[in-house]
The prediction has a mean pLDDT of 80.
A computed fold for a 74-nucleotide RNA from a Deltaproteobacteria bacterium, annotated as transfer RNA.
Its Rfam family is "tRNA". Rfam describes the family as follows. Transfer RNA (tRNA) molecules are approximately 80 nucleotides in length.
Formats: sequence, C1' cells, structure tokens
RNA sequence: CGGGGCGUGGCGCAGCCUGGUAGCGCAAUUGCUUUGGGAGCAAUGGGCCGGAGGUUCAAAUCCUCUCGCCCCGA
Repeated sequence: CGGGGCGUGGCGCAGCCUGGUAGCGCAAUUGCUUUGGGAGCAAUGGGCCGGAGGUUCAAAUCCUCUCGCCCCGA
C1' cells in the first nucleotide's frame, strides 16, 4: 500500500443477504421457596446497534467516508 473478516446491554452471540420502532444465554436487582445457600421458580432494569454523512415514509440492515482489532498478500 492492496484485499478480507469482526465491532449490537456488564460478558458471549443472533438479527443484516430478503429495510418495518432489537432478541437469546450468562450475569445483575427484587420477590418466593429453603434451616441456610453461590440450588430451584417468577418478575424487573439495562443497548438505539464503533463514529459521521447519504438514500428512503422508515436504516443495526442499503451506499460513501472513517476509527479500532484480527487475518492474507505485497
């Protein structure tokens, strides 16, 4: 310098191709159960999707630029 992959709640991921107001597991909080519990059950809170711009009635999703990490080539 060129090409490719990844970036989504505290952590790990899905959703993206086929645009329609974000979900799963673990963790956290509260309650119940229990002699007690880091076990079981139920409920609740937390992310606007790495950043900016564009297209669109509507963008995590499409387009452009850009940042970080990783891989390949030179």